[in-house]
Molecule: small-subunit ribosomal RNA
Organism: uncultured bacterium
RNA sequence: GUUUGAUCCUGGCUCAGAACGAACGCUGGCGGCGGGGUUUAGGCAUGCAAGUCGCGCGCGAAAGGUUUCGACCGAGUAGAGCGGCGGAAGGGUGAGUACAAGCUCGUUGACGUACCGUUUGGACGCGGAUAGCCCGGCGAAAGCUGGAGUAAGACGCGAUGGGACCACGCUUAUUACGGUAGGUGUGGUGAAAGUGCAGGGAACCUUCGGGUCCUGCAGCCGAAUGAGCGGACGAGCCCCGAUUAGCUAGUUGGCGGGGUAACGGCCCACCAAGGCGAUGAUCGGUAGCCGGCCUGAGAGGGUGUCCGGCCACACUGGGACUGAGAACUGCCCAGACUCCUACGGGAGGCUGCAGUCGCGAAUCUUCCACAAUGGGCGCAAGCCUGAUGGAGCCACGCCGCGUGCAGGAGGACGGCCUUCGGGUUGUAAACUGCUGUUGCACGAGGGGAACGUACGGAGGUUGAACAGACGCCGUAUUGACUGCUCGAGCGAGGAAGCCCCGGCAAAACACGUGCCAGCAGCCGCGGUAAUACGUGUGGGGCAAGCGUUGUUCGGAAUUACUGGGCAUAAAGGGUGCGUAGGCGGCUGUGUAAGUCGGGGGUGAAAGUUCCGGGCCCAACCCGGAGACUGCCUUCGAUACUGCGGAGCUUGAGUGCGUGAGAGGUUGGGGGAACGAGCGGUGUAGCGGUGAAAUGCGUAGAUAUCGCUCGGAACGCCGGAGCUGAAGAGUCCCAACUGGCACGUAACUGACGCUGAGGCACGAAAGCGUGGGGAUCAAACAGGAUUAGAUACCCUGGUAGUCCACGCCGUAAACGAUGAGCACUAGAUGGAUGUUCGUCAUGGAUGUCUGUCGGAGGAAAUUCGGUAAGUGCUCCGCCUGGGGAGUAUGGUCGCAAGGCUGAAACUCAAAGGAAUUGACGGGGGCUCACACAAGCGGUGGAGGAUGUGGUUUAAUUCGAAGCAACGCGAAGAACCUUACCAGGUCUUGACAUGCAUGGAUUAGUCUCUUGAAAGGGAGAUGACAUCGCAAGAUGGAACAUGCACAGGUGCUGCAUGGCUGUCGUCAGCUCGUGCCGUGAGGUGUUCGGUUAAGUCCUUUAACGAGCGAAACCCCUACGUCUAGUUACUACGCAAGAGGACUCUAGACGGACUGCCGCGUGCAAGUUGGAGGAAGGUGGGGACGACGUCAAGUCAUCAUGGCCCUUAUGACCUGGGCUACACACGUCCUACAAUGGCCGGUACAGAGGGAAGCGAAGCCGCGAGGUGGAGCGGAUCCCAGAAAGCCGGCCCCAGUUCAGAUUGCAGGCUGCAAUUCGCCUGCAUGAAGCCGGAAUCGCUAGUAAUCGCAGGUCAGCUACACUGCGGUGAAUAUGUUCCUGAGCCUUGUACACACCGCCCGUCAAGCCACCCGAAUUGGUCGCACCCGAAGUCGCAGCCCCAACCGUAAGGAGGAGCGCGCCGAAGGUGAGGCUGGUAAGGGGGACUAAGUCGUAACAAGGUAGCCGUAUCGGAAGGUGCGGCUGGAUCACCUCCUUU
Repeated sequence: GUUUGAUCCUGGCUCAGAACGAACGCUGGCGGCGGGGUUUAGGCAUGCAAGUCGCGCGCGAAAGGUUUCGACCGAGUAGAGCGGCGGAAGGGUGAGUACAAGCUCGUUGACGUACCGUUUGGACGCGGAUAGCCCGGCGAAAGCUGGAGUAAGACGCGAUGGGACCACGCUUAUUACGGUAGGUGUGGUGAAAGUGCAGGGAACCUUCGGGUCCUGCAGCCGAAUGAGCGGACGAGCCCCGAUUAGCUAGUUGGCGGGGUAACGGCCCACCAAGGCGAUGAUCGGUAGCCGGCCUGAGAGGGUGUCCGGCCACACUGGGACUGAGAACUGCCCAGACUCCUACGGGAGGCUGCAGUCGCGAAUCUUCCACAAUGGGCGCAAGCCUGAUGGAGCCACGCCGCGUGCAGGAGGACGGCCUUCGGGUUGUAAACUGCUGUUGCACGAGGGGAACGUACGGAGGUUGAACAGACGCCGUAUUGACUGCUCGAGCGAGGAAGCCCCGGCAAAACACGUGCCAGCAGCCGCGGUAAUACGUGUGGGGCAAGCGUUGUUCGGAAUUACUGGGCAUAAAGGGUGCGUAGGCGGCUGUGUAAGUCGGGGGUGAAAGUUCCGGGCCCAACCCGGAGACUGCCUUCGAUACUGCGGAGCUUGAGUGCGUGAGAGGUUGGGGGAACGAGCGGUGUAGCGGUGAAAUGCGUAGAUAUCGCUCGGAACGCCGGAGCUGAAGAGUCCCAACUGGCACGUAACUGACGCUGAGGCACGAAAGCGUGGGGAUCAAACAGGAUUAGAUACCCUGGUAGUCCACGCCGUAAACGAUGAGCACUAGAUGGAUGUUCGUCAUGGAUGUCUGUCGGAGGAAAUUCGGUAAGUGCUCCGCCUGGGGAGUAUGGUCGCAAGGCUGAAACUCAAAGGAAUUGACGGGGGCUCACACAAGCGGUGGAGGAUGUGGUUUAAUUCGAAGCAACGCGAAGAACCUUACCAGGUCUUGACAUGCAUGGAUUAGUCUCUUGAAAGGGAGAUGACAUCGCAAGAUGGAACAUGCACAGGUGCUGCAUGGCUGUCGUCAGCUCGUGCCGUGAGGUGUUCGGUUAAGUCCUUUAACGAGCGAAACCCCUACGUCUAGUUACUACGCAAGAGGACUCUAGACGGACUGCCGCGUGCAAGUUGGAGGAAGGUGGGGACGACGUCAAGUCAUCAUGGCCCUUAUGACCUGGGCUACACACGUCCUACAAUGGCCGGUACAGAGGGAAGCGAAGCCGCGAGGUGGAGCGGAUCCCAGAAAGCCGGCCCCAGUUCAGAUUGCAGGCUGCAAUUCGCCUGCAUGAAGCCGGAAUCGCUAGUAAUCGCAGGUCAGCUACACUGCGGUGAAUAUGUUCCUGAGCCUUGUACACACCGCCCGUCAAGCCACCCGAAUUGGUCGCACCCGAAGUCGCAGCCCCAACCGUAAGGAGGAGCGCGCCGAAGGUGAGGCUGGUAAGGGGGACUAAGUCGUAACAAGGUAGCCGUAUCGGAAGGUGCGGCUGGAUCACCUCCUUU
């Protein structure tokens, strides 16, 4: 950030940070310091990585050179061999390994130790071999072998041996009585190289080389000791899984042996039967461990690369040998693999350094040097050293530097945007001046170097010595790296990219695209105006890097130790008893395990932190300090906890005395009701429902009476009353029995609380066996309902419901609230004890059970002494939704099924409480021609008109429930006109500007072509200024060209404006205050009243605004004023008048103002008076916040897009007028309240100049003619009609009705064919009052009658807008239908019920489960075979050293045998994978099918458990829950 319309909470997902042995994309200047096969512990070509010593030993060349030709030098060199030391270090890797290893601390009185240091004692006398070499043999090779012969510090024997070790005595100390340590005596065991080198005075020997001897150095043997190193042992710490619960036979211990350096079942024989495990054994999975590293405030979490310590491994497995010590580059065997081979046999082991293949997202040079550090050998020189020091490659990381610096505004060009003014890129560039890191080329100069050795010198010690050894001084010598550092020269020259810009999260504009292409970490962008895609410009961030991906920690208090929760969000076990465990009252006392304090040891170094220092700085490095929170040990403290012991009574229990109760079990009894049977009375129905039917009944039902039978349940009392742990428990009586409360204080003396496992109980349904069976009633059958009805309703009806015994073990088993103890305001009920009392209301004190409410808690709802408050103790449980309480495994069950209980995959939510709306087949109140009561219509007919549809070249377009449809259109023959066909025009039919031309102009006339538009030809034909004139100049028109015009083309979902609608409904809001965490509420609700949120009262609200009302207009009355064309006079006119009618201007009038012992607190209401008018007098204009993306781009305006010889413009003709149909709105009718004929009366409001048009005349008439008068209170249109009077018609398709059609006419107009109106004559259709349904109207209204106007040449007008004439009926009322307002309630709705949403089926896709079988891995068990080899045995054979004259012996080697024993084989299994026909459900996927289960009382309230049935949601039965609406009643509380 993200669930919502909004809110608070719960809760998950996601982001910002840091880090990395990284990888990938784009990019890349330099330097320093680090790092670099995380994968196949896969296979390896090649080279190198362990040798050295001649001062242990015997041998011993050659090339080449010289030569006197003998030989000499090379050379006692190289070299191999014997021998010594070292190859057990260094280097690599992480496979294996989970009480193993590791780490920390201890133990070793149970041990070892080459080299090195120290101390001490020795080193005597002998002997036999063997390699090399030489001569043979075998073999391809590797190699083997025979013979001869040789040396040693090699090998062997003997002697001696202070120590040492062993045995047996004596003795001292100590003891855990087993021993242990020391001293001492006797006996026994066991050594060596007097060698090498250097030097040497005397003495001795000599083969004359030298040796003995002496000195020094090195080496040798025995013993002791030190340091260092190593072996062994103990304790603590150290991952996950219980869907691994039991494991163990050398196993556990003992005795005695063997073995080892050493303890030990380490091994063996015998004996005993132990040992380990819920504090997690065994088994399975995973893993090298640590110092540290990363992260984090910390606690923690993650990790173990580099450096350091330990371990393990060295092709795989096994084994020993040698050695002080054991095996990466040793040996033997087995196996796999590779290589060589002459096929007979052999060779090999990069997890050393480089390198190669393979694997993989991915990880380097087959480099230089031993100069330094270190190691091996050597006296040394020195040799060896892929350890190491360095270099190379790689931006892999960290750190540093640079890519210039200063000036420079006409704010250049270009780019991008633009409101066209400009803005921005931007001092940025150009340009001017400067610098010189790095770069290029050149020069100079250090450090790592000091040892050692050689030579020289002085010195002290030892010594016979001037040898030597030891240390010091001087000189000489040693550099892989190395183009390292520094200096000056040249020269801005060679050096910037990457990501991002919707929010989180710093940074936006344009174009392109059009749910496409694409983006995306989450929310989400994209369907023609995209700040979210792509590009450009601009901007932001970081920078030689920047992004992405992956991983870890953080944020995440999201596993909560620090530091969470469980009434309703996920979460209290259905209930109790109780084991282990955890926790535990008061007072002394002891102890000192926990705890606390002091001291000591240890906690390697490096690292981290701090201080200081060295590389110019930093990274990096050096020195010091601190830390290492730990473990061990010692001394002390004793409050608390523990432990031992002594007491106490308040916790707990017992006794005694009372009490209430549907507590439990068993047996017996009872009446009402119901059904059945028998009988009586009695007759046609009964029953059932919304209405019916199925069913029962004339074979006598139902009803009623009597008798009898049967089973189940117990009315009233009866009560949110009682009891029980929960489930649950109700007629009466009896027996047996559990618990509880009160009182008392006699007894015990902490005996307590909780309680993992365990055990017991546990509604209903269900199961087993046997009974029982009245009622009710799953299933089932039938009848209804319905589109269907596997349901709801009805009639039946079986399991079951009941009993006994045995199972099951689950429920919304709920207070959705575990148990115990303590504390924390009150008020008021109920049940039941005790007690005080003056006994009547009353008071006190317990236990149980309700309601309200305070503090406090809580997200809120709400809880609130019966806590969800405040604390303590113990148990259970939770960690996003779905998948799923599913799969699988285990276990229980007769079964049904229960308990335990995942994952893949998928979503960004799922959820709780509350808010505002909307909605309800929820409720209350109220209103409206909403219904009802009335009057007249529509729907049927014919016609008119509009629309749909169809048709058409076109039938232009729009309007679409109400709120489109006689609507835009207040006038479609052309025009209009937007449509179609054809013919034409292209700066255009219309506007403006610029440039050029501008008498060959425009206009007018004539001719010609054409349907016209248009085209062609000809004639005529200008203006202003200057100038005498010629002429010049100028502008308009016009022509050409360029800008542009034009568009009824698209988007009303980009818009303005206007309009419709809810609705003239009474509402919609604001400020301040108050309440609430908040959305929000209050105000605006309540009680009255009103047409009204109108007003009044009340009131945490007080005020205010937009609406309502009023103000405005018309109308009804009056007054005043004014008046001609009105009016008056009556035959008319003139003139007069100014009263009346009228006209039109101002004012008055009506305000619940007045009255009522009407009512009411008031507002108001009711009745009345007066009045022309009475409670808004009637009508109009006026339409709140908003809703419908309502309507209109075709009135107009307008953004964007599109067309530009056409989507523009002109013209002719056609179309908008079509016609099987359907609908809306009207007209005229169907007739007698009528029609027709004649006569006759009375309006109002309008219009009139391209107009209205009088009289008169003509025509049957439309009309013609005529032209008076009138721009109008004057003239005209103009006759009003219904009405009234009189007459005819006589109920019929008519004397109704007038459609249709024919003929003849008239008018308008350029033109009536498509397609006008009117007249006359003739014709005379349907239609006799209209199905379902539906509309209007409450008074001057409906109904009915005519009149006028606008548009307009004419007209389709029967339309529309106005005007007057005549003039009703009805309203008891608000149950119902529709709509609306307010309050309230429920909600899973908020696109708001036209909502939401469930399940089957069908399609696609994904993961999973089961699965006949098949194929691997792994583990243990049993058996077979049995290599190498140690050990044992001692049979065969062989043999130098010693003994022996010899035979032979001692001793040794080999073969053999035995035990064990790797690999291999066989068998039965466990665990775990792969593949899989088929089967199963699940998740997901804009617009598939069937229904409608749930959310409102969701239309049968819903849900839980169980059983059964059904395409599916689901239905039904039984029991349970409220997390059910509504009405009534009851109860309780608060206030008055």